RNA sequence: CGGUGAGAUAGAGGUUGCGGCUUUUAUGAGUAGGCCGGUCGAGCUUCAGAGACAGCGAGGAAGCCGGUUGAAAGGAAAAGCCGCCGAAGUCCGCGUCGCAUGCUCUGGGCACGCGGGCUGGGCCUGUUACCGAACAGGAACAGGACUGUCACGUCUGGUCGGUUGAAAGCGGACGUGGAGCGCUAUCUUGGCG
Numbered sequence: 001c002g003g004u005g006a007g008a009u010a011g012a013g014g015u016u017g018c019g020g021c022u023u024u025u026a027u028g029a030g031u032a033g034g035c036c037g038g039u040c041g042a043g044c045u046u047c048a049g050a051g052a053c054a055g056c057g058a059g060g061a062a063g064c065c066g067g068u069u070g071a072a073a074g075g076a077a078a079a080g081c082c083g084c085c086g087a088a089g090u091c092c093g094c095g096u097c098g099c100a101u102g103c104u105c106u107g108g109g110c111a112c113g114c115g116g117g118c119u120g121g122g123c124c125u126g127u128u129a130c131c132g133a134a135c136a137g138g139a140a141c142a143g144g145a146c147u148g149u150c151a152c153g154u155c156u157g158g159u160c161g162g163u164u165g166a167a168a169g170c171g172g173a174c175g176u177g178g179a180g181c182g183c184u185a186u187c188u189u190g191g192c193g
Base pairs, nucleotide, nucleotide: 001193002192004190005189006188007187008186009185010184011183014085017084018083019082020081021080022079023078024077025076033069034068035067036066037065038064039063043056044055045054047107048106049105050104051103053102088119089118090117091116092115093114094113095112096111098110099109120147121146123144124143125142126141127140128139130138131137149178150177151176152175153174154173155172156171157170
C1' cells in the first nucleotide's frame, strides 16, 4: 500500500419511508342509551355460554312498536410535534393476581413481556366465511409494474495523459439474479500478500 475476517460509529432508500402523541374535521348516527305512551307477560344484570351469591322485576322483566331527547369509542383524513431506518409489520408458542363484569369456570377479544419464523420499500389489482357501522380502511394470500441496493454480464461517457492511444478509477444505460443477519463511508483490531 492492497485484499480479507471481527467489532464499533455515522449514514442512504421515500416528499405517500416507518411508528407514536396532540388538535381539528367528517363518519359512526338520528344509532346506543335516557324519558313518556302502547303491546306483551316472566324474566333480567359481562363479548359468548354456564353457575353461585347479591340486586331489580306483576307497583310489569326481557322483547317489539310509536313519540321525544340524544352520545361515545375504535377505525379514517388533514396539520403540527416527537422518535427513528427491522424503522416497523405480521404469524406461531409461552407467560400475566393485567382490562371489561359485582364474583367463579370455559372460550374468545384487547394490552404488555419473552422466544422463534417471514417481509428491502411503498403503490396498484384480485380473492377472503377474518377485524370493522361501512361500499372507508385494515389483515392474510396471490399477481403486476415501479423503486433503492449489491453481484455478474454487455454497451457507453468524461477525467488523466497527449504523437497515437490504453489501463485503472469514477459515472450512465440495459439484462439477469440475490436479500436488510443486507448496502455505503470511516475508525479499531487480527491475519494474508